About this RNA:
Large-subunit ribosomal RNA, domain IV from an Oligoflexia bacterium, 353 nucleotides, folded computationally. Taxonomically the source falls in Oligoflexia (Bacteria, Pseudomonadati, Bdellovibrionota). Model confidence (mean pLDDT): 88 of 100.
Context: one part of a larger RNA
RNA sequence: UCGUGGUUAAGGAACUUAACACAUUGCCACCGUAACUUCGGAAGAAGGUGGGCCUAAAAUCGUUAGAGGACUUGCUCCUUGAAGCGUUUUUAGGUCGCAGAGAGCGGGGGGUAGCGACUGUUUACCAAAAACACAGGACUAUGCAAACACGUAAGUGGAAGUAUAUGGUCUGACGCCUGCCCGGUGCUGGAAGGUCAAGGUGAUCUGUUAGCGUAAGCAAAGCGGAGAGCCGAAGCCCCAGUAAACGGCGGCCUUAACUAUUAGGGUCCUAAGGUAGCGAAAUUCCUUGUCGGGUAAGUUCCGACCUGCACGAAAGGCGUAACGACUUCCCCAUUGUCUCAACCACGAUCUCA
Numbered sequence: 001u002c003g004u005g006g007u008u009a010a011g012g013a014a015c016u017u018a019a020c021a022c023a024u025u026g027c028c029a030c031c032g033u034a035a036c037u038u039c040g041g042a043a044g045a046a047g048g049u050g051g052g053c054c055u056a057a058a059a060u061c062g063u064u065a066g067a068g069g070a071c072u073u074g075c076u077c078c079u080u081g082a083a084g085c086g087u088u089u090u091u092a093g094g095u096c097g098c099a100g101a102g103a104g105c106g107g108g109g110g111g112u113a114g115c116g117a118c119u120g121u122u123u124a125c126c127a128a129a130a131a132c133a134c135a136g137g138a139c140u141a142u143g144c145a146a147a148c149a150c151g152u153a154a155g156u157g158g159a160a161g162u163a164u165a166u167g168g169u170c171u172g173a174c175g176c177c178u179g180c181c182c183g184g185u186g187c188u189g190g191a192a193g194g195u196c197a198a199g200g201u202g203a204u205c206u207g208u209u210a211g212c213g214u215a216a217g218c219a220a221a222g223c224g225g226a227g228a229g230c231c232g233a234a235g236c237c238c239c240a241g242u243a244a245a246c247g248g249c250g251g252c253c254u255u256a257a258c259u260a261u262u263a264g265g266g267u268c269c270u271a272a273g274g275u276a277g278c279g280a281a282a283u284u285c286c287u288u289g290u291c292g293g294g295u296a297a298g299u300u301c302c303g304a305c306c307u308g309c310a311c312g313a314a315a316g317g318c319g320u321a322a323c324g325a326c327u328u329c330c331c332c333a334u335u336g337u338c339u340c341a342a343c344c345a346c347g348a349u350c351u352c353a
Stems, first nucleotide, its partner, number of pairs: 001348008010339002014337001019334001027051005036041001038173001052095008061086003066080005071074001096100001108332004113327002115324002120132002136171007148157003174319004179249003184246002186242005193237003199231003204226005211218002250268005277311001278308001289305005
């Protein structure tokens, strides 16, 4: 000097990103127990009181000598039950210590808000969470040799199941709800028209050359090459539907007897212009917005306002009792976290032998 334990005056979070860590609480019995609530809870809420040993009395229960009863007459069964002993408590009195749950083990508590309903799951070895899952909700596919998945295939799973079933996607208890847009993209349906591949058909042209012709050249059949037009499916174009499919959900001008504001009016654009609810929010840049509360003092917190840079309705919206080794703020208790450090025990480092 360090490590691991222990104690500490006065103060008591002034420490710190943060009460991290430590401390407090802790058991049993009794009393008592709020808001809120899905009536189950919240709750061990909170907050109090008692606790050893000895003596006495009372009571509880057990045991049963005896008594009574029953019949199936038995080493039977049922009822009652003194004394003694045991058991569990209560009351009164006494008694010892600083201390009686005498050591060890063994909840700190309350309020507020956010998120997630909950129990659960997860990054084996830096993340346990608000992430995942979940019951519940919805859409969609699938009629069974199912859809779907694995496999080249045979085959297998799905399932020895059969639409109250199985697969996929999204949401995520519960309560109240879930608005408008189908123009784009996707999906589903439609089939009149347009477009359209291989292929089919094949006009015509052409290479070759029997033949004809004095020659230039013409040219059948066959074998080759090129090939117009016509026929030709799905798809696409097209016509509809569909948003708990992917997604989207405006601007400018003007207006009321101070001013301000704008119920109203005008106009442009759009597929339609954000409804309910919420809102400086896990979302607010400006911003430590403004007002109120809490503090002596509050960039955090809580309640409001709404000017929402850039909330918003199953990538769900808003609430919500219970729950949480989650996150925020406040309070009580408690403390060496701190003011500010000291001492003790053991061990290590270090020096010498």